[in-house]
RNA sequence: GGAGAGGUGCCGGAGCGGUUGAACGGGCUUGACUCGAAAUCAAGAGAGGGCGCAAGUCCUCCCAGGGUUCGAAUCCCUGCCUCUCCG
Repeated sequence: GGAGAGGUGCCGGAGCGGUUGAACGGGCUUGACUCGAAAUCAAGAGAGGGCGCAAGUCCUCCCAGGGUUCGAAUCCCUGCCUCUCCG
């Protein structure tokens, strides 16, 4: 230099156009159990921001920036990064 695969929440990872802000597992928080832990069981919680005394409510966010579409994590373009192969 060329080709291919990938970049999703704290971590891993599914999702490949429509009720998915996001399954599932791990980790975390709370409760139960215990003398106390572990294990087990139950419940809960994504991040950032606006408004609100609070309860709550609204907006944005799937590497970054554009585009297509009624609708994009998902399709297209550009860039950045990681992995593999070829030279």

Overview: Model confidence (mean pLDDT): 81 of 100. A computed fold for an 87-nucleotide RNA from a Pseudomonadales bacterium, annotated as transfer RNA. Rfam family: tRNA. By type it is a transfer RNA. Rfam links the family to the GO term triplet codon-amino acid adaptor activity.